[in-house]
RNA sequence: CUCAUCCAGAGGGGUUGAGGGAACGGCCCGAUGACACCCCGGCAACCGGCGACCUGAGGUCGAUCACGGUGCCAAUUCCGACCCGCGUCGCGCGGGGAAGAUGAG
Numbered sequence: 001c002u003c004a005u006c007c008a009g010a011g012g013g014g015u016u017g018a019g020g021g022a023a024c025g026g027c028c029c030g031a032u033g034a035c036a037c038c039c040c041g042g043c044a045a046c047c048g049g050c051g052a053c054c055u056g057a058g059g060u061c062g063a064u065c066a067c068g069g070u071g072c073c074a075a076u077u078c079c080g081a082c083c084c085g086c087g088u089c090g091c092g093c094g095g096g097g098a099a100g101a102u103g104a105g
Stems, first nucleotide, its partner, number of pairs: 001105006011040005019029003024080003041073003046069002048065002050062005077099001082096006
């Protein structure tokens, strides 16, 4: 940089000790110990395995597996922020975008 996904799912213990939830606003979490790190456990099924079909490399699908490579286990990516539409119009709902996360290349 490209592509795919992001309203599902999954927590106990130990160490530490004040911040954390990316960034801005909000709203939350946090001395009844958050965040982080370690151990164990789990979730999921992107890669991978298996099966079927097609095939030039390889691809597509699966109501299949979870030994392996990642990832993840507060809140929809916690919500919004920019644009568009609708409405009961300081707000709500829907769609899109931006940014971000994860995987694969």